Predicted 3D model of a 252-nucleotide part of an RNA (large-subunit ribosomal RNA, domain VI) from a Candidatus Uhrbacteria bacterium.
Context: one part of a larger RNA
RNA sequence: CGUCGAAAACUGACGAGACCCUUCCCUAGUACGAGAGGACCGGGACGGACAAACCGCUCGUGUACCAGUUGUUCUGCCAAGAGCAUCGCUGGGUAGCGAAGUUUGGUUCGGAUAAGCGCUGAAAGCAUCUAAGCGCGAAGCCGACUCGAAGAUAAGUUUUCAUUAUGAGACCCCUGGGAGACUACCAGGUUGAUAGGCAGUAGGUGUAAGUGCAGCAAUGCAUUAAGCCGAGCUGUACUAAUAGGUCCAGCU
Numbered sequence: 001c002g003u004c005g006a007a008a009a010c011u012g013a014c015g016a017g018a019c020c021c022u023u024c025c026c027u028a029g030u031a032c033g034a035g036a037g038g039a040c041c042g043g044g045a046c047g048g049a050c051a052a053a054c055c056g057c058u059c060g061u062g063u064a065c066c067a068g069u070u071g072u073u074c075u076g077c078c079a080a081g082a083g084c085a086u087c088g089c090u091g092g093g094u095a096g097c098g099a100a101g102u103u104u105g106g107u108u109c110g111g112a113u114a115a116g117c118g119c120u121g122a123a124a125g126c127a128u129c130u131a132a133g134c135g136c137g138a139a140g141c142c143g144a145c146u147c148g149a150a151g152a153u154a155a156g157u158u159u160u161c162a163u164u165a166u167g168a169g170a171c172c173c174c175u176g177g178g179a180g181a182c183u184a185c186c187a188g189g190u191u192g193a194u195a196g197g198c199a200g201u202a203g204g205u206g207u208a209a210g211u212g213c214a215g216c217a218a219u220g221c222a223u224u225a226a227g228c229c230g231a232g233c234u235g236u237a238c239u240a241a242u243a244g245g246u247c248c249a250g251c252u
Stems, first nucleotide, its partner, number of pairs: 001151001005161006014148004020048002023045004032037001050105005058099004065092005070085006109143003116136004169247004173189005194240003197236005203229003210223005
């Protein structure tokens, strides 16, 4: 830009992906075979690699979370802290992200066939799977499974809304995000829980400071499962989504 002015839900031409494999057990030491050996058919189990999704479990990361700790500078000093030193180092760690973790998948079935095996059957009184005709037959082909998909310009379908001076709807703008380079997408914009704050809580760290007691002291104990805390969850209009603007369908 087109497709009838929109919104929502569909169809599916077409395309992409996947469709993988070992080992073991039963049938059965059966059929077969002198023996050695050792099945078809059918049923079952553990697994490998691969793929997708997810984070309850395990593990990793987690640079504005918590604690311990070294050196030094500073807050006048003690105590308590702050800055710097790879996040100073060390021990842990929420959310998110991830795999080494968890779950799931390949099945089955149908159609047409290949090699091959056949039926009927002439040319050629016989024979012949083939010439007419018919059947079986593969991890392969086409469907079936998953995903995308109407620029499929033959531009599809359904429902609802708007349709001549009012307007369906959309956008600008703003608050944000499990979305993201930008854009787009999605959740919202006071008829509001969208983000922040606040309250509670999950969870993390591991018992704060101050004070008291014991000890000459280092330190220990009590107050105290304390104090502190980023992303999670629930709630709450306190703050900010105010106000407003723009675009858009004619008939014969």